[in-house]
RNA sequence: GGCUCCGUAGUUUAAUGGAUAGAACGAGAGAUUCCGGUUCUCUUGGUGGGGGUUCGAUUCCCUCCGGGGCUACCA
Repeated sequence: GGCUCCGUAGUUUAAUGGAUAGAACGAGAGAUUCCGGUUCUCUUGGUGGGGGUUCGAUUCCCUCCGGGGCUACCA
């Protein structure tokens, strides 16, 4: 350099064109308790950037950024 895969919440992950992007863990608050833990309830917070296609994009296309894998060249 070429090819290819991946990027969603603080972390792990679901959604393969359609309603308000869902869950677990975490964090915060409350209940319970003499206190703490456990348990229960509520809250918190996300699609890497830009552009395109479409009535509609996490999803499809282009480009850039970041990461992984394979491969070629370089005396």
A computed fold for a 75-nucleotide RNA from a Flammeovirgaceae bacterium, annotated as transfer RNA. The prediction has a mean pLDDT of 82. It was read from a public genome assembly. NCBI's taxonomy places the organism under Bacteria, Pseudomonadati, Bacteroidota, Cytophagia, Flammeovirgaceae.